Context: one part of a larger RNA
RNA sequence: UGACGGGGGCCCGCACAAGUGGUGGAGCAUGUGGUUUAAUUCGAUGAUACGCGAGGAACCUUACCUAGGCUAGAAUGCGCGUGACCGGCUCAGAGAUGAGCCUUUCCUUCGGGACACAAAGCAAGGUGCUGCAUGGCCGUCGUCAGCUCGUGCCGUGAGGUGUUGGGUUAAGUCCCGCAACGAGCGCAACCCCUACUGUUAGUUGCCAGCGGAUUAUGCCGGGGACUCUAAUAGGACUGCCUGCGCAAGCAGUGAGGAAGGCGGGGACGACGUCAGGUCAUCAUGGCCCUUACGCCUAGGGCUACACACGUGCUACAAUGGACGGGACAGAGGGUCGCUACACAGUGAUGUGAUGCCAAUCUCACAAAGCCGUUCUCAGUUCGGAUCGGAGUCUGCAACUCGACUCCGUGAAGCUGGAAUCACUAGUAAUCGCGUAUCAGCAAUGACGCGGGGAAUACGUUCCCGGGCCUUGUACA
Numbered sequence: 001u002g003a004c005g006g007g008g009g010c011c012c013g014c015a016c017a018a019g020u021g022g023u024g025g026a027g028c029a030u031g032u033g034g035u036u037u038a039a040u041u042c043g044a045u046g047a048u049a050c051g052c053g054a055g056g057a058a059c060c061u062u063a064c065c066u067a068g069g070c071u072a073g074a075a076u077g078c079g080c081g082u083g084a085c086c087g088g089c090u091c092a093g094a095g096a097u098g099a100g101c102c103u104u105u106c107c108u109u110c111g112g113g114a115c116a117c118a119a120a121g122c123a124a125g126g127u128g129c130u131g132c133a134u135g136g137c138c139g140u141c142g143u144c145a146g147c148u149c150g151u152g153c154c155g156u157g158a159g160g161u162g163u164u165g166g167g168u169u170a171a172g173u174c175c176c177g178c179a180a181c182g183a184g185c186g187c188a189a190c191c192c193c194u195a196c197u198g199u200u201a202g203u204u205g206c207c208a209g210c211g212g213a214u215u216a217u218g219c220c221g222g223g224g225a226c227u228c229u230a231a232u233a234g235g236a237c238u239g240c241c242u243g244c245g246c247a248a249g250c251a252g253u254g255a256g257g258a259a260g261g262c263g264g265g266g267a268c269g270a271c272g273u274c275a276g277g278u279c280a281u282c283a284u285g286g287c288c289c290u291u292a293c294g295c296c297u298a299g300g301g302c303u304a305c306a307c308a309c310g311u312g313c314u315a316c317a318a319u320g321g322a323c324g325g326g327a328c329a330g331a332g333g334g335u336c337g338c339u340a341c342a343c344a345g346u347g348a349u350g351u352g353a354u355g356c357c358a359a360u361c362u363c364a365c366a367a368a369g370c371c372g373u374u375c376u377c378a379g380u381u382c383g384g385a386u387c388g389g390a391g392u393c394u395g396c397a398a399c400u401c402g403a404c405u406c407c408g409u410g411a412a413g414c415u416g417g418a419a420u421c422a423c424u425a426g427u428a429a430u431c432g433c434g435u436a437u438c439a440g441c442a443a444u445g446a447c448g449c450g451g452g453g454a455a456u457a458c459g460u461u462c463c464c465g466g467g468c469c470u471u472g473u474a475c476a
Stems, first nucleotide, its partner, number of pairs: 001476002003473003007470007015460002019423005026314008034305002042053002064300007076123003081117003087102006105114003125289002128287003134283002136278003139274001141272001146185006152161003165176003191266004196234007210221003237260001240254001241252004303442001316416001320375006332363003337356002341352004382413001387408007430451006
């Protein structure tokens, strides 16, 4: 100087407390361990692994296994030679591939080029090892308020001071003081979205004011008023008032205002820590393989199953289930696509047909909620696992191993031990909708979007983590 303390002081955080809802019990989904296997490819392992890499494992993917094949090789460049290659057909084969038959060059500035094949040469190839050789990227402490430097001063020196102290703040934020005076990286602000208003603009919106038409609808003429859209500008700064205070600042059922003291949210992550993670995104040093640890192909596996754990979904019901009627979103996607509408089918869906490269058409009926009827506390008209049958769709192909529909079946489960998690407001809980990936889908996942919408916070003694000062130390 740090680190640590079941030392002290001050302070903070859904850290506790106060509340709300869960997990842990059940069934299923998914990931992991273990076990099994020819293989169940590899990585991630307290917090910071476990719905994680994977934002799509039937083939492909695919890296694994079995079997059959190739050896300048599956791809690309240079150089040499040839003129075919492609296409069609037959046979063998699981296919890769092999054999045979038919057909047969194009452009040209005549130098050559395009394409294909064979031999040989230079380069190959490796998801093989090392993340403890590395770059890059990322997690975490932590959006915590810290981490440093120049000059000066103090100290033999390590080092200190500044950065400590008194206040204040979300903040090393600001003020006052001070052997310090300044500065940098962080904080904040500058950026984006959202809440309000103006201006500009009008192929969405409006009968608002006018006209026309219809059983009806902005449907049509027309209009820019409004809503909205999307560009730009304003607006909030403790600016004003009162009180406290030297000041910074704090308090107020204050005024005004759409918004008030950081208005809400996002992006943004200091010096560094964990030899944290990744050689399997990529790049890369070293090592290793080279008729194989490379490459092609078929089939299988990654989906196994006495078991254990994590994360979720659905429930155990009446604040509910079922049936009928009738309302109200936002944000997205669409031509290899989204599909109105009609018909067929109980339905998944099919057939025909129309519009849209989309503020124009469409996915697309939002659901919970509201109104009415029924069920009456039961393993039930709760719950839907599992299984049987019949189908639909995608796709060469649904056996291993897809999703969906219909009929039947109708398991466990009556609120969950010890323990444990999330959340402070448009939040939790609850309700649906969309997108990426994608032929299809194992999505209950991830990422977004809106609808309706709570309770509680006395307080900081205690648990956990962190910041500043101080103290002890046989630790560095």
The part of an RNA shown here (small-subunit ribosomal RNA, 3' major domain) has 476 nucleotides and comes from Hymenobacter aquaticus. Rfam family: Bacterial small subunit ribosomal RNA. The organism belongs to Hymenobacter, within Bacteria.